[in-house]
Context: one part of a larger RNA
RNA sequence: UGACGGGGGCCCGCACAAGCGGCGGAGCAUGUGGUUUAAUUCGAAGCAACGCGCAGAACAUUACCAGGGUUUGACAUCCUAUGACCAUCUGUGAAAGCAGAGUUUGGCUCUUUGAGUCACAUAGUGACAGGUGGUGCAUGGCUGUCGUCAGCUCGUGUCGUGAGAUGUUGGGUUAAGUCCCGCAACGAGCGUAACCCCUGUCCUUAGUUGCCAGCAUGUAAUGAUGGGGACUCUAAGGAGACUGCCAUAGAAAAAAUAUGGAGGAAGGUGGGGAUGACGUCAAGUCAUCAUGCCCCUUAUACUCUGGGCUACACACGUGCUACAAUGGUCUAAACAGAGGGCGGCGAGAUCGCAAGAUCAAGCUAAUCCCAUAAAUUAGGUCUCAGUUCGGAUUGCAGAUUGCAAUUCAUCUGCAUGAAGCUGGAGUCGCUAGUAAUCGUGGAUCAGAAUGCCACGGUGAAUAAGUUCUCGGGCCUUGUACA
Numbered sequence: 001u002g003a004c005g006g007g008g009g010c011c012c013g014c015a016c017a018a019g020c021g022g023c024g025g026a027g028c029a030u031g032u033g034g035u036u037u038a039a040u041u042c043g044a045a046g047c048a049a050c051g052c053g054c055a056g057a058a059c060a061u062u063a064c065c066a067g068g069g070u071u072u073g074a075c076a077u078c079c080u081a082u083g084a085c086c087a088u089c090u091g092u093g094a095a096a097g098c099a100g101a102g103u104u105u106g107g108c109u110c111u112u113u114g115a116g117u118c119a120c121a122u123a124g125u126g127a128c129a130g131g132u133g134g135u136g137c138a139u140g141g142c143u144g145u146c147g148u149c150a151g152c153u154c155g156u157g158u159c160g161u162g163a164g165a166u167g168u169u170g171g172g173u174u175a176a177g178u179c180c181c182g183c184a185a186c187g188a189g190c191g192u193a194a195c196c197c198c199u200g201u202c203c204u205u206a207g208u209u210g211c212c213a214g215c216a217u218g219u220a221a222u223g224a225u226g227g228g229g230a231c232u233c234u235a236a237g238g239a240g241a242c243u244g245c246c247a248u249a250g251a252a253a254a255a256a257u258a259u260g261g262a263g264g265a266a267g268g269u270g271g272g273g274a275u276g277a278c279g280u281c282a283a284g285u286c287a288u289c290a291u292g293c294c295c296c297u298u299a300u301a302c303u304c305u306g307g308g309c310u311a312c313a314c315a316c317g318u319g320c321u322a323c324a325a326u327g328g329u330c331u332a333a334a335c336a337g338a339g340g341g342c343g344g345c346g347a348g349a350u351c352g353c354a355a356g357a358u359c360a361a362g363c364u365a366a367u368c369c370c371a372u373a374a375a376u377u378a379g380g381u382c383u384c385a386g387u388u389c390g391g392a393u394u395g396c397a398g399a400u401u402g403c404a405a406u407u408c409a410u411c412u413g414c415a416u417g418a419a420g421c422u423g424g425a426g427u428c429g430c431u432a433g434u435a436a437u438c439g440u441g442g443a444u445c446a447g448a449a450u451g452c453c454a455c456g457g458u459g460a461a462u463a464a465g466u467u468c469u470c471g472g473g474c475c476u477u478g479u480a481c482a
Stems, first nucleotide, its partner, number of pairs: 001482002003479003007476007015466002019430005026321008034312002042053002064307007073128001077127002079124005088101005106118005130296002133294003139290002141285003144281001146279001151190006157166003170181003196273004201239007211228002215226003242267001245261005323423001327382007339370003344363002348359004389420001394415007436458007
C1' cells in the first nucleotide's frame, strides 16, 4: 500500500420490512444430470451452466453410429495431354456411383483448312488440398460478470531516507469523486451528467394511399363521389423545464442543497432506451470466424443409404395448463397497437361439421391482404359435484407440408376422460401504466413454439422505514496474510 475480520462509524440497493402474484405438490412441454445404447455428436457448470450455443434435429442440417464407396480428392493454385460443356436413354445398385448408348464441336484475338488464349470437362503427375482433430492455461476478436456500482488515474508542486502520501481526506449535499465550503496543494484525463433515439404538450410547413367539421351528390348501408385542410394522423423543422419564480430551512456576508407552493401538458435526472471507466474471475468461446504449436494424410479427409441427436427406472432447473362460480358453456354486441407479404399475403364465391380444398379479384402495400383482437359488455344455462371443472392418455376417421411423416411433424372431427380440490421445508419476481391478467404480430422456417423478441387492452396492493439477512460504496481500526 492492499486484502481480510463472527471490529467500529456513515450510506445505498425489491436487500429486508409492508404487500401482490408465483415456483416447490399434479399432468404435459423443454433443457440438464444419470442410466441405456452401435451411436444416443460437441460445448456451457454457484451467483454469471441447465426454453443456454439451437432465430426452429423426419432427409438434409450433422459434427455421432452401422454399412456401401473415393484417394490430388467435395473445394483452391500450378503443369501435361485430349475434348467444348450440358441435356437424354439403357443396365446394375439402397443410393453414391460404375458400365454402356447417344448428341454436340463453345467465346475472343491474329498473319483464318492454321496458331494462340479464356472458360469448362475427362485422364495423369506431384507440389498440395482437407480436418466441427487437440490445446480458450499459447492467442486475436467477441461476450458474460462485479455494475450503470461511483469509482480509476495522471502532470507539476509539497511531505517522507524510502516503499509511498497528498490531491481523492474533512463539514454539508447529491442518483453520482454531483456540487458547495474548507484545506499544501493547483490543474487535468477515463468514467457520472449532458450531447443521441422513442414517448408526453404546443406551433409552423405539407395534404396522398390517411382524415371528414362545414357545403353538395348518392345508397339498404359505408369518405362511396364532388370537394375541403378545420380536426385526427403522418413526418420534417421548431418552441417548451432551467430549481427559472415565491416562502421556509440551510455555520458567520455570499453557497450547494432540502421541504412546500405558484404557474404549467410536464417539476426537480418528466418516463423509457442506447451508452458499461481502470480492472476482476488463467471466467466463456480453437464448434461463428481468424490464428501459433502439436497431431491425421488409402484417413482423424471426402461421398452415399439407413439409423441416432427424439432412448427412459429415476433426479434437478425453466415454463405451459389446471384444480373452478371473480368460473365453465351458448347466443348477441364493442374497442387496439405494432408488424409481415411476390416461389408471397390471398379478399370473395362454392364444397366440407372442421382442419382444409377448388376457382379467383386486389396488392411490390398509410391504397389490397394476413385480420374476427381477446379479456370486456348484455342475456340464457350449469348450482358446488372429481362436476357441463380439468384436459393427459388411447382408439378410429381425415387434412396439410414435403422425394419421404414407421422410428420422428403439425392440425381437424368423433369417441375415450388420467392425475389434479391451491401444494412441506424452503425459494423467486415486482414500487405504476409497474405486478397480475388478456389477446396480437415477427424472426427462424417447406412443415413444425407452451420458447425467444416485440405490440397494445384491462389494470391493482403496499412502502416513503433501515433493527436484522444478502450484496455494494466511503472513512477508520486490528492483523503472525501478500